[in-house]
């Protein structure tokens, strides 16, 4: 660049010391009862490998649905914390739904 997929899940310790939460604006939160960070250790979760069952096939290759969780990642406050543009709905300084654009994650 492409593709998927982002309403669900899942903490303790130890070091440190004042931050964080998407780079910006505005909300809202989280934080010395301890942010961010580094390590351990331990859950979650099944994207990719490998296994393992069932079914389809031209039985080769491959494809759908399962398990399970060693191995590569990833992840363990709040929807990606909301919202910013742009559209529809709606007795409507709102509220809801849907797209864009940014970000994260995996594969390529």
């Nucleotide at each position: 660049c492409u593709u998927a997929u982002c309403a669900a899940g899942a903490a303790a310790g130890g070091c440190u010391g004042a931050g964080g939460g998407u780079a910006a604006u505005g909300g809202c939160c989280c934080a010395a009862u301890g942010a961010a960070g580094c390590c351990u250790u331990g859950a979650c979760a099944a994207c990719c490998u490998a296994u393992c069952c069932c079914g389809c096939u031209a039985u080769a290759a491959g494809c759908a649905g399962g398990a399970a969780a060693a191995g590569g990642u990833g992840c363990c406050a709040a929807u990606u914390c909301c919202a910013u543009c742009c559209c529809g709905a709606u007795g409507a300084u709102g509220u809801c739904g849907g797209g864009a654009u940014a970000g994260a994650u995996a594969a390529g």
Molecule: SAM riboswitch aptamer (S box leader)
Organism: soil metagenome